[in-house]
RNAcentral holds the sequence, with entries from ENA. This is a predicted structure of a 71-nucleotide RNA (transfer RNA) from a Chloroflexota bacterium. Its Rfam family is "tRNA". Rfam describes the family as follows. Transfer RNA (tRNA) molecules are approximately 80 nucleotides in length. Its family is annotated with triplet codon-amino acid adaptor activity in the Gene Ontology.

RNA sequence: GCGGCCAUAGUUUAGGGGUAAAACGGGACUCUUCCAAAGUCUAGUCACCGGUUCAAAUCCGGUUGGCCGCU
Numbered sequence: 001g002c003g004g005c006c007a008u009a010g011u012u013u014a015g016g017g018g019u020a021a022a023a024c025g026g027g028a029c030u031c032u033u034c035c036a037a038a039g040u041c042u043a044g045u046c047a048c049c050g051g052u053u054c055a056a057a058u059c060c061g062g063u064u065g066g067c068c069g070c071u
Stems, first nucleotide, its partner, number of pairs: 001070007010024004018054001026042005047063005
């Protein structure tokens, strides 16, 4: 220098055009003499910029970062 793959909650990951989700973790409450465990409720998320579309996390282009390969 060239090519491929990946980027979603604090963490690990689903979801690939039409209401963003699960587990663990966080907060509150219940229970308990207290703690732990358990139960109920709750907050929090689509890397960035543009394009297509009635509608984009999803499709297209670019940028950034990570991983892999070639030279």